[in-house]
Context: one part of a larger RNA
Molecule: large-subunit ribosomal RNA, domain VI
Organism: uncultured Micavibrio sp.
RNA sequence: UGUUGGAUACUUGAGAGGAUCUGUCCUUAGUACGAGAGGACCGGGAUGGACGCACCUCUGGUGUACCUGUUGUCACGCCAGUGGCAUCGCAGGGUAGCUAUGUGCGGAACGGAUAAACGCUGAAAGCAUCUAAGCGUGAAACCGACCUCAAAACUAGGUAUCCCUAUCAGAGCCGUGGAAGACCACCACGUUGAUAGGCUGGAUGUGGAAGAACCGUAAGGUUUGCAGCUAACCAGUACUAAUUGCUCGAUCGG
Numbered sequence: 001u002g003u004u005g006g007a008u009a010c011u012u013g014a015g016a017g018g019a020u021c022u023g024u025c026c027u028u029a030g031u032a033c034g035a036g037a038g039g040a041c042c043g044g045g046a047u048g049g050a051c052g053c054a055c056c057u058c059u060g061g062u063g064u065a066c067c068u069g070u071u072g073u074c075a076c077g078c079c080a081g082u083g084g085c086a087u088c089g090c091a092g093g094g095u096a097g098c099u100a101u102g103u104g105c106g107g108a109a110c111g112g113a114u115a116a117a118c119g120c121u122g123a124a125a126g127c128a129u130c131u132a133a134g135c136g137u138g139a140a141a142c143c144g145a146c147c148u149c150a151a152a153a154c155u156a157g158g159u160a161u162c163c164c165u166a167u168c169a170g171a172g173c174c175g176u177g178g179a180a181g182a183c184c185a186c187c188a189c190g191u192u193g194a195u196a197g198g199c200u201g202g203a204u205g206u207g208g209a210a211g212a213a214c215c216g217u218a219a220g221g222u223u224u225g226c227a228g229c230u231a232a233c234c235a236g237u238a239c240u241a242a243u244u245g246c247u248c249g250a251u252c253g254g
Base pairs, nucleotide, nucleotide: 001152005163006162007161008160009159010158011157015149016148017147018146021049022048023047024046025045026044027043033038051106052105053104054103055102059100060099061098062097066093067092068091069090070089071086072085073084074083075082076081110144111143112142117137118136119135120134164253170248171247172246173245174190175189176188177187178186195241196240197239198237199236200235201234202233205229206228211224212223213222214221215220
């Protein structure tokens, strides 16, 4: 931009893509078969491998915005307590998110038409013959079935509801943001408000703060005290910012 008035929501599925794998064990059964050695079809069940999709509860990784220890040096006048720099200085842990080596799930079953093949009936050819007419069985292949996309499927589909002459239905701009994202788009929210920040509470992590008292000559230890601090997590709460607004949008559609 189109889809022949304009919108919002929900859909049909022409068509397209994905998937399609396989081992071992138990049982049937030491049965059928076989002199024996050996040893099944069919059917039922269990458990793996590789691959794929999703996810982060668990196990781990990362986690330069969290906590702790510690070296050198500089600074805050000194002590104490902190901060800067040194690969995040080094080291020990670690929330969210993202992740695999972690977790869950998948291939199935079934139907149709068939291949090779196996058959029924059956003539040409009084017999025979699966084939010539006719009718069956039959494979991971084919078409469905399963999963995903899908009306620009230009034959541009369908259903429901809303709007009607100066603005409606609706949309955009703008702003606050996002498990959405290169930009755009998408999604949530904009005071009739929990959208983000802040604050409060909680969770989680770290691992016992500072100050003081006591013990020790001191390094240090104990108590106050599951302490202090705590990112991206979960809630609550209008304190801050989403102010006020502007633009587009059918000419009742032969």